Predicted 3D model of a 678-nucleotide part of an RNA (large-subunit ribosomal RNA, domain II) from a Lachnospiraceae bacterium.
It matches the Rfam family "Bacterial large subunit ribosomal RNA".
Lineage of the source: Bacteria > Bacillota > Clostridia > Lachnospirales > Lachnospiraceae.
Its mean pLDDT, the model's own confidence on a scale to 100, is 85.

Context: one part of a larger RNA
RNA sequence: UCCGGCGAGUUGCCCGGGCUGGCGAGGUUAAAUCCUAGAGGGAUGGAGCCGAAGGGAAACCAAGUCUUAAAAGGGCGUAAAGUCAGCCAGGACAGACCCGAAACCGGGUGACCUAUCCAUGUCCAGGAUGAAGUUGCCGUAAAAGGCAAUGGAGGUCCGAACCCACAUCCGUUGAAAAGGGUGGGGAUGAGGUGUGGAUAGGGGAGAAAUUCCAAUCGAACCCGGAGAUAGCUGGUUCUCCUCGAAAUAGCUUUAGGGCUAGCCUCAUACAAGUCUGACGGAGGUAGAGCACUGAAUUUCCUAGGGGGCGUCAAAGCUUACCGAAGAAUAUCAAACUCCGAAUGCCGUAGAGAUGGUGUAUGGGAGUCAGACUGCACGAGAUAAGUUGGGCAGUCAAAAGGGAAAGAGCCCAGACCUACAGCUAAGGCCCCAAAAUGUGUGUUAAGUGGAAAAGGAUGUGGGAUUUCGAAGACAACUAGGAUGUUGGCUCAGAAGCAGCCAUACAUUCAAAGAGUGCGUAAUAGCUCACUAGUCGAGAGGUCCUGCGCCGAAAAUGUCCGGGGCUGAAACACACUGCCGAAGCUUAGGAACCAGAGAUGGUUGGUAGAGGAGCAUUGGAUACAGGAGGAAGCAGUACCGGUAAGGAGCUGUGGACAGUAUCGAAGAGAGAAUGCCGGA
Numbered sequence: 001u002c003c004g005g006c007g008a009g010u011u012g013c014c015c016g017g018g019c020u021g022g023c024g025a026g027g028u029u030a031a032a033u034c035c036u037a038g039a040g041g042g043a044u045g046g047a048g049c050c051g052a053a054g055g056g057a058a059a060c061c062a063a064g065u066c067u068u069a070a071a072a073g074g075g076c077g078u079a080a081a082g083u084c085a086g087c088c089a090g091g092a093c094a095g096a097c098c099c100g101a102a103a104c105c106g107g108g109u110g111a112c113c114u115a116u117c118c119a120u121g122u123c124c125a126g127g128a129u130g131a132a133g134u135u136g137c138c139g140u141a142a143a144a145g146g147c148a149a150u151g152g153a154g155g156u157c158c159g160a161a162c163c164c165a166c167a168u169c170c171g172u173u174g175a176a177a178a179g180g181g182u183g184g185g186g187a188u189g190a191g192g193u194g195u196g197g198a199u200a201g202g203g204g205a206g207a208a209a210u211u212c213c214a215a216u217c218g219a220a221c222c223c224g225g226a227g228a229u230a231g232c233u234g235g236u237u238c239u240c241c242u243c244g245a246a247a248u249a250g251c252u253u254u255a256g257g258g259c260u261a262g263c264c265u266c267a268u269a270c271a272a273g274u275c276u277g278a279c280g281g282a283g284g285u286a287g288a289g290c291a292c293u294g295a296a297u298u299u300c301c302u303a304g305g306g307g308g309c310g311u312c313a314a315a316g317c318u319u320a321c322c323g324a325a326g327a328a329u330a331u332c333a334a335a336c337u338c339c340g341a342a343u344g345c346c347g348u349a350g351a352g353a354u355g356g357u358g359u360a361u362g363g364g365a366g367u368c369a370g371a372c373u374g375c376a377c378g379a380g381a382u383a384a385g386u387u388g389g390g391c392a393g394u395c396a397a398a399a400g401g402g403a404a405a406g407a408g409c410c411c412a413g414a415c416c417u418a419c420a421g422c423u424a425a426g427g428c429c430c431c432a433a434a435a436u437g438u439g440u441g442u443u444a445a446g447u448g449g450a451a452a453a454g455g456a457u458g459u460g461g462g463a464u465u466u467c468g469a470a471g472a473c474a475a476c477u478a479g480g481a482u483g484u485u486g487g488c489u490c491a492g493a494a495g496c497a498g499c500c501a502u503a504c505a506u507u508c509a510a511a512g513a514g515u516g517c518g519u520a521a522u523a524g525c526u527c528a529c530u531a532g533u534c535g536a537g538a539g540g541u542c543c544u545g546c547g548c549c550g551a552a553a554a555u556g557u558c559c560g561g562g563g564c565u566g567a568a569a570c571a572c573a574c575u576g577c578c579g580a581a582g583c584u585u586a587g588g589a590a591c592c593a594g595a596g597a598u599g600g601u602u603g604g605u606a607g608a609g610g611a612g613c614a615u616u617g618g619a620u621a622c623a624g625g626a627g628g629a630a631g632c633a634g635u636a637c638c639g640g641u642a643a644g645g646a647g648c649u650g651u652g653g654a655c656a657g658u659a660u661c662g663a664a665g666a667g668a669g670a671a672u673g674c675c676g677g678a
Stems, first nucleotide, its partner, number of pairs: 001678006011094002014091002017088007026050003032044004054061002064076004097235002100232001104225006115199009124189001126158003129154001133150006162186003166183005201217001203213003210219001238612006248261005262367002264364007273354004278348004287339001288337002293333003298328003304322002306319004370395006377388003400411003415588004420584003426578003429562003435575001437574006448564001454549002458546010475533005481506003486500003512527001516525002589602005613667001615664002618661005624655001631651005637645002
């Protein structure tokens, strides 16, 4: 991992509800007794219980009663039949669908491991060091002291046995549930060790680490209370049909749990509900506005303040200062409003449409983590696949087609069958079904097929304006002069360092007291301006379509790919076609409505309701079996929607079926399920 078997809403009593049945103003017996007898049969038993009358705390009264002073009002009653049994779903109490703790308590068993202690034994090769003391000698008045020898002390030294466990390597489904290798520490001591004994779990022991107390220790182990409890996790077994949610509110030592309501379902009863249009209402949002409350711009005016003058003080004068209020001007606001929609909401009468459409009572639930998208908002950074509410949609609980792929986007809601048709979104060169479709433009960037501020004689369209056959724009030829080197400045300053003037003048077709280059300053080149050549458009501004740059990232290149340029890109228009479980067509099923004809409906998680299949006993009745039961294996059968059910063949070798009831140890794929096997 697989296979087989086992494996989870049960039972008792009580309660309200539904269905069926009995009796009915009544219904019903319990224990017990008797009869019969193995059928849990029959009879007796009326104790008791429920109902038939209520009201009041009660006394008490009674179709009434209580309250009260009340003959007033009001509350609860009267005017609707119950009761017993069986069955079904639900609830209460019980282990109460099953498995699962860590723990708690009681009584016992443990110190053969290990900790400490007690008693009694035992062990420590060899080597080294050489304390005190003693003796002798020296020394002293005597001592002290010194030297030598002797001596053999020590939690002394080195190092085996023995004990330990510091480093590292190996081992890590090991040789081993703690070891092995190489080194290491102690090794006469607070030493090691044998035997016997002591201390016990709310405890003992502890050179103290929550360390040890039998591979178990922040409280041992065994049995019991015990099926502890588990608002938690996992699992919970056949089929089909109808309907079909919620992820919200309030409260909660409550927040991943509950209770009530909301939303679902079933039954019964009633006859409403919703939409459209009309009419009548309430309102202060969007917008707008500045009349209020505030914010805020410029100017004017000016109370006041600051500065200056005034020899102090004052009066006074003054101002490129600040400036309340006021005037004009231009603005802003969720907690501003002189105004003010659209939607939405409430109501009315009648009409049309509509629907598993409304209301009430009762039985049964589930739900209380929601997700994304669009729109209008709050929080955040006008961040988030962020967070919080509102409105709507989808998913959840929805398959199908499209978006390459894809819960939440677009289209569209799958009863079944079909090798029939039409369409939606989206598509029609090939992968790949359908146009290499038509017409007119655009784009040259592979833009299309990612992005901003900003930048640019890219290119198309439009508007407007200036110049132009009295010749524009560009190019070429020629001129571009004189007073004058303007004045000043300066070493110099001559159009061209700088300052002043430059709307000076002259000659002219035209020519600046000079547009740039240049020189030390001149010179030189050039421009403006003019003429000629040429011969038809040229320049500026604005709006707009499509493009360009801006553009650096990690598996593989921003179309799904190939590939695409008068497109297979973009824009507009048109004609076809493809394309889904949509719609239609043909056939079929179930349900609902209807007298019928016929019409409509049938996605679905939690969940409610309905109808069935199969298994094992039992009752009754039938029928089967050695001429072969059950079981097992094979099979092209049956029709039913399915769970399923026959027949035949082989095997097997003794039981077993069908019909109708009735009862359950009644259905397996999951529980790190249990047992067995491979």
About this RNA
It was read from a public genome assembly.